THF (Tetrahydrofolate) riboswitch aptamer from a pig gut metagenome, 104 nucleotides, folded computationally. The sequence is in RNAcentral, with records from MGnify. Rfam family: THF (Tetrahydrofolate) riboswitch aptamer. From the family's description: Tetrahydrofolate (THF) riboswitch was first reported for Ames et al. as an RNA motif in 5' untranslated (5'-UTR)regions of folate transport and biosynthesis genes in Firmicutes genomes. Model confidence (mean pLDDT): 76 of 100. Of the family's consensus pairs, 82% are formed in the model.
RNA sequence: GCAGAGUAGGCGGUUGCGCGUUAAGUGUUGUGUGAACGGGGAGUUGUCAUGCAAACGAAAAGCCGUAGUUACGGACUUGCGGUGCAGCUGCUGCAUCCCGCUGC
Numbered sequence: 001g002c003a004g005a006g007u008a009g010g011c012g013g014u015u016g017c018g019c020g021u022u023a024a025g026u027g028u029u030g031u032g033u034g035a036a037c038g039g040g041g042a043g044u045u046g047u048c049a050u051g052c053a054a055a056c057g058a059a060a061a062g063c064c065g066u067a068g069u070u071a072c073g074g075a076c077u078u079g080c081g082g083u084g085c086a087g088c089u090g091c092u093g094c095a096u097c098c099c100g101c102u103g104c
Base pairs, nucleotide, nucleotide: 001104002103003102004101009092010091011090012089013088014087015086016085017084018083019081020080021079028054029053030052031051032050033049034048035047039099040098041097042096060078061077062076063074064073065072066071
């Protein structure tokens, strides 16, 4: 000098257990706070989490009970939700800068 490896994290699939279906959650925007970012150092206008505010917004059916004919109650079954957590698995993966590591 050239080439290369590796993290946290993110996303998807799948399994299990839940939550909601009386609408929370998810997603979007604004704003505040915090965290993480290959082995070492620095680190963003990027990433993630979270508080607050705003706009948007949904799929129920069956069954059972009470009542007794169309209401009330129950989450038992099947669904539904850009639903939560965990396991497995696949993909992606230093913003960037300096140093280091492996091969030539």